Overview
RNAcentral holds the sequence, with entries from ENA. The RNA shown here (transfer RNA) has 75 nucleotides and comes from Drosophila guanche. It matches the Rfam family "tRNA". Rfam's curators write: Transfer RNA (tRNA) molecules are approximately 80 nucleotides in length. It is annotated as a transfer RNA. The coordinates come from a structure-prediction model, not an experiment, and the mean pLDDT is 82.
RNA sequence: GGGGACGUAGCUCAGUGGUAGAGCGCUCGCUUCGCAUGUGAGAAGUCCCGGGUUCAAACCCCGGCGUCUCCAAAA
Numbered sequence: 001g002g003g004g005a006c007g008u009a010g011c012u013c014a015g016u017g018g019u020a021g022a023g024c025g026c027u028c029g030c031u032u033c034g035c036a037u038g039u040g041a042g043a044a045g046u047c048c049c050g051g052g053u054u055c056a057a058a059c060c061c062c063g064g065c066g067u068c069u070c071c072a073a074a075a
Base pairs, nucleotide, nucleotide: 001071002070003069004068005067006066007065010024011023012022013021018055026042027041028040029039030038048064049063050062051061052060
């Protein structure tokens, strides 16, 4: 320098045009003498950033940033 993949809750990830979700974690309740376990409920999001298409975008298009990876080159 060139190609590809990825970026969504604190963490790991799903969701591929029509109300943003799961597991784990966190908070509160029940259970216990207390803890753990179990169980019920709840909080937590600028869907990496900017622009475009569309009645409607996490999802499609363009640009940028970051991470991973492959190829090439030089020392």